[in-house]
This record gives sequence, structure tokens and C1' cells, in this order.
RNA sequence: CUUAUCAAGAGUGGCUGAGGGAACAGGCCCUGUGAAGCCCGACAACCUGCGCUGGAGUUUUCGGCGUAAGGUGCCAAAUCCUGCGGAUGAUCCGAAAGAUGAG
Repeated sequence: CUUAUCAAGAGUGGCUGAGGGAACAGGCCCUGUGAAGCCCGACAACCUGCGCUGGAGUUUUCGGCGUAAGGUGCCAAAUCCUGCGGAUGAUCCGAAAGAUGAG
């Protein structure tokens, strides 16, 4: 940079000890009834493996379902809400931006 997904899902655990909520800003929340981090455990978005299966095709290739064996990811609140545009009473829709996977 390109592409797919982002309103679902996931601890009465252990260590630790003050911060955190994915850029920035404004808000609003969470947090010694332990934040973030690490370990274990879970969840299942992508890729790989394995199993089953359907189509095209005969060098192979495109899907669907399962399995969590591996690699990331992820486990308060819709990506917590908003920022730009439209409609608009609350709010809703579309982008932009961001995050994650793959290349």
C1' cells in the first nucleotide's frame, strides 16, 4: 500500500501493585470489591494443518461444515461516544480515521 472483518462471543483463577479504555482532541466510563503487564484458562476473526463434503476441471482449482493441532488476534461498555457529510427532537445512515488478519 491492497484486501476481508469490526452492534456477536470469551474467568468468583494465580502473580503483581496503579493505572487503563487501539492515533490525537473533547467527553463519558472502568479500576485496591485490584488497572496495565505476565502465566493458566476461555472465545473463534484471519491464515496454516487435519477430517467430511459440493461444483468446475483432470497439471489442478473454487467453495461449505467441523476440529481447535499450530501462528497471530482477542476476553467492560458497538471501534464506549463524538470529531467529516446528510437527515434530524432523541437518534439514524454514509464516509473518513483506527484496530486485527492475510498478501
The RNA shown here (SAM riboswitch aptamer (S box leader)) has 103 nucleotides and comes from a bovine gut metagenome.
It matches the Rfam family "SAM riboswitch aptamer (S box leader)". Its family is annotated with regulation of gene expression in the Gene Ontology.
The sequence is in RNAcentral, with records from MGnify.